[in-house]
Context: one part of a larger RNA
RNA sequence: GCCAACGAGUUUACUUCUCUCCCAAGUCUAAGGAGGGUAAAACCUCCGGAGGCAAAGUGAAAGCGAGGGUGAAAAGCCCGCGAGGGAGAGGGGUAAGACCCGAAACCGGGCGAGCUUGCCAUGGCCAGGGUGAAGUGAGGGGAAACCCUCAUGGAGGCCCGAACCCGAGGGUGGGGCAAAACUCCGGGACGAGCUGUGGCAAGGAGUGAAAAGCUAAUCGAGCCCGGAAAUAGCUGGUUCUUCCCGAAAUAGCUUUAGGGCUAGCCUCUCUGCAGCCUCUGCAGGUAGAGCACUGGAUGGAAUACAUUUGGGUCUUCCCAGGUAUUCCAACCAAACUCCGAAUGGCAGAGGGAAAAACUGCAGAGGGAGUCAGAACCUGGGCGACAAGGUCCAGGCUCGAGAGGGGAACAGCCCAGACCCCAAUCUAAGGUCCCAAAAUGUGGGCUAAGUGCAAAAAAGGAAGUCUUUUCCCUUAGACAGGCAGGAGGUGGGCCUAGAAGUAGCCAUCCUUUAAAGAGUGUGUAAAAACUCACUGCCCGAGGGAAAAGGCGCCGAAAAUUUAUAGGGGCUAAGCCCACUACCGAAGAUGGGGGUCCAGUCAUAAAAAUUUUUUUAUGGCUGGGCGGUAGGGAAGCGUUGUCACUGCGUUGAAGGUGGGACGUGAGUCUCACUGGAGCGGUGACAAGCGAGAAUGUUGGC
Numbered sequence: 001g002c003c004a005a006c007g008a009g010u011u012u013a014c015u016u017c018u019c020u021c022c023c024a025a026g027u028c029u030a031a032g033g034a035g036g037g038u039a040a041a042a043c044c045u046c047c048g049g050a051g052g053c054a055a056a057g058u059g060a061a062a063g064c065g066a067g068g069g070u071g072a073a074a075a076g077c078c079c080g081c082g083a084g085g086g087a088g089a090g091g092g093g094u095a096a097g098a099c100c101c102g103a104a105a106c107c108g109g110g111c112g113a114g115c116u117u118g119c120c121a122u123g124g125c126c127a128g129g130g131u132g133a134a135g136u137g138a139g140g141g142g143a144a145a146c147c148c149u150c151a152u153g154g155a156g157g158c159c160c161g162a163a164c165c166c167g168a169g170g171g172u173g174g175g176g177c178a179a180a181a182c183u184c185c186g187g188g189a190c191g192a193g194c195u196g197u198g199g200c201a202a203g204g205a206g207u208g209a210a211a212a213g214c215u216a217a218u219c220g221a222g223c224c225c226g227g228a229a230a231u232a233g234c235u236g237g238u239u240c241u242u243c244c245c246g247a248a249a250u251a252g253c254u255u256u257a258g259g260g261c262u263a264g265c266c267u268c269u270c271u272g273c274a275g276c277c278u279c280u281g282c283a284g285g286u287a288g289a290g291c292a293c294u295g296g297a298u299g300g301a302a303u304a305c306a307u308u309u310g311g312g313u314c315u316u317c318c319c320a321g322g323u324a325u326u327c328c329a330a331c332c333a334a335a336c337u338c339c340g341a342a343u344g345g346c347a348g349a350g351g352g353a354a355a356a357a358c359u360g361c362a363g364a365g366g367g368a369g370u371c372a373g374a375a376c377c378u379g380g381g382c383g384a385c386a387a388g389g390u391c392c393a394g395g396c397u398c399g400a401g402a403g404g405g406g407a408a409c410a411g412c413c414c415a416g417a418c419c420c421c422a423a424u425c426u427a428a429g430g431u432c433c434c435a436a437a438a439u440g441u442g443g444g445c446u447a448a449g450u451g452c453a454a455a456a457a458a459g460g461a462a463g464u465c466u467u468u469u470c471c472c473u474u475a476g477a478c479a480g481g482c483a484g485g486a487g488g489u490g491g492g493c494c495u496a497g498a499a500g501u502a503g504c505c506a507u508c509c510u511u512u513a514a515a516g517a518g519u520g521u522g523u524a525a526a527a528a529c530u531c532a533c534u535g536c537c538c539g540a541g542g543g544a545a546a547a548g549g550c551g552c553c554g555a556a557a558a559u560u561u562a563u564a565g566g567g568g569c570u571a572a573g574c575c576c577a578c579u580a581c582c583g584a585a586g587a588u589g590g591g592g593g594u595c596c597a598g599u600c601a602u603a604a605a606a607a608u609u610u611u612u613u614u615a616u617g618g619c620u621g622g623g624c625g626g627u628a629g630g631g632a633a634g635c636g637u638u639g640u641c642a643c644u645g646c647g648u649u650g651a652a653g654g655u656g657g658g659a660c661g662u663g664a665g666u667c668u669c670a671c672u673g674g675a676g677c678g679g680u681g682a683c684a685a686g687c688g689a690g691a692a693u694g695u696u697g698g699c
Base pairs, nucleotide, nucleotide: 001699002698003697004696005695006694011096012095013094014093015092016091017090018089019088020087021086022085023084026053027052028051032047033046034045035044036043057064058063067079068078069077070076099237100236102234106227107226108225109224110223111222117201118200119199120198121197122196123195124194125193126191128160129159130158131156135152136151137150138149139148140147141146164188165187166186167185169184170183171182172181203219205215206214207213240634241633242632243631244630245629250263251262252261253260254259264370265369266367267366268365269364270363271362272361273360274359276351277350278349279348280347281346282345288339289337290336294333295332296331298329299328300327301326302325303324304323305322309320310319311318312317373398374397376395377394378393379392380391381390382389403414404413405412418592419591420590421589423588424587425586429582430581431580432567433566434565438579440578441577442576443575444574445573451569452568459553460552463550464549465548466547467546468545469544470543471542472541480537481536482535483534484533486510487509488508491505492504493503516531520529521528593624594623595622596621597620598619599618600617601616602615603614604613605612606611635688637685638684639683640682641681642680643679644678645677646676653672654671655670656669657668658667659666660665
C1' cells in the first nucleotide's frame, strides 16, 4: 500500500412539539400482592386510587371569584373565562461518558538506589623514572639569636609516564559492532584518587563540588495500577436510496473575537393577505451647482489705521509693502448652503395577466445551519487618487453552479443542467489550417509583422492619409544654375588693433535692376568665402501654420523564439457599413419521469341534505442546478410473533450470464456447494463503511 472483518446520535429519567390510539369532566395507576410463564429473569392478566395531572382565576396580601387587580370611578389598562388525562412512535431540550477516537496534565495507593547521586561499614589497587621540603650529622662563623657549606634525609591535592579512571577536539559510524561505539588525540595518574562487597536515603520527595543534573535506555517532578469513558469552545472521522425546498459568512451583547446567546436569512405544519405597471401625494439635502451664511484663497480699486517695514531722500512728500473694511472680477470646502436633481423610499388610487400551482409578505408553532467569505462593477473612508491591500454602502457572480466563450484560468462575458434523441434556431464568441462556420461583399487606413485577445510615458521626427486657414505664383513663384551683391566708409565710440561681423551708440545718405552701417564662416586686425537683396536661364506649382486618423523612435534580463494558443497572415491587421453561416446542458421539436394545481372517469370510506376525503388512470397548465440544513417516501441486514411456503429430484453461501426497477435493490438461469432457507403482515434493533497518521488479520 491493497484486501477482508470490526468500527461512531445509544439507553434511562424528566420535559416540549407532531402523529396514532384509549377514555373523557375526568384520566392514569405507583410501590406492592396474586395467578400464568422462565433454569432464573423478562413478560402477560387481575388486584392495588397511595398519589399525579386536569377541572378557576386573580391579587403583595386580607380577600373576592367568571371574574380579579389597579383606581374616587360604573372609565381606561393588565391578567383571566371554549378539555383534559394516559399509552405508543417520532423531532428537540435537560441530567447523565451521551455520536466516536485523541491529550499535555491533576489526585490516590503502591513498586523501584542490581543504572545513577550522596553517605556509612569493610576490603583491594596505583610499572618505572625525576625533583629533593622539614629534620639530623659534620665543618665553619657568631657574645648570642641565628647564619653559611657539605653530607644525610625523603616531604608534596609536586613533575614525566603505563596499569586504572576520564573526555576539550578531529575523523569514522549514522536501519551502527554499539538506542553513545571505534580510532586519532588529549587530561588525571599518592589523591577532594580509582575500585569490590554489604548497607542507608525516593516522588513535591531524595541526592546533588549546582548542570534543574541524577533517581533502572524515562525527569522542570520516576514507574505501575486506580479515580477514569478526567476535560478538550480544538483536529480528524461518522456507513443504504430516491424525491421537494434551500441558506449564511450580518447586527447586538459576550475575559468575546476560529466559541456562544438572541435577532436576521432556510425548512416543515397551520392561518391570512398581497404581488406588476401607471398616476397622484409626501419626506429628504446626496450628485451637481453656488458664494447668501461659516471659513479658505487670487487680482484690482477706494477708505481707514500703525507708522516700530524697505527705498528715494530727508520733506507737510513720493514709490513699494502690512492690517482691516467696502466695492468689482475670477475661485475653493466631508464636518459651508441662497439652491438642488436622477435613482431609491413611504402612502393612496386606478389599470392589466389571473382558476390554482408559482413568487412574495405577515402571524403562531416544530427543526436547523450560518457569525473566517472571495473576486468584479459603482459610490466613498484609510493607504501613496499603491496592493490579488483594508473598511463601509449598492449590485452581481462564485461560495452552493454544471454547459458555451475567454489558449489554459472559482468570482469576467453568455447562459441556470429532471432523463433520452446521429432533429431545428440562436447567445457570448467566432467563420485560412490546427478546429465547426465567409480565403464574404463595398469603402477607407496601416508597411511598422504595427497588428492579428495584456500593455506603456514625458518627449522627439519633412512616415503617411484626410480636413481647415493664410501667403507667393505665366506681370514667371519655389528649388537649382549663371551673374551682381556697390559708394560716402575702415560710421562714431572703445581699443594694442576693432576695417559689416569682441563690445557700446546711432543705423543715415548716394549710385542702382539690386545690395543691411550687414546673416553666418573666417583674420592678430585686414584679406577671402557666404547670406539678405537683384537680373538672367528654367517653366508650374510653391510655402507657412492648425486639427484629426493610422503608423515610427523612446522600448534592457537572465537555459531557447517563449505574452498573437500554434502554424502562419500584408490580410487571416485596423476603421465604417452590410449579408450569410457556425456556435451552449439556452430556446424549439419528438419521447419519457416526478412534484404541485385544475378537470374528467372509476373504486372505496365517512356523512347521507349539499358533499367531503383517499386511491388509481386520462387530459391541461406550471415546477424539478444545489453545499450547510429542513421536509417526504422507500430499499436492504439480524432477530421475534402470527399466517403461509421451499429444500438431498439439492437450502444458505460462492462464480458467471440474463431480465426488471429512477435508485437503494429484486427476480431468474447455469455451474459450484452440501443442509438448511424464504414470502406476507406486524414488532425490536449491537442495522448498511472508503476515508478517522482508525483496530485486528492476511498478502
Model confidence (mean pLDDT): 84 of 100. This is a predicted structure of a 699-nucleotide part of an RNA (large-subunit ribosomal RNA, domain II) from a Pseudomonadota bacterium. The full RNA is in RNAcentral, with records from ENA.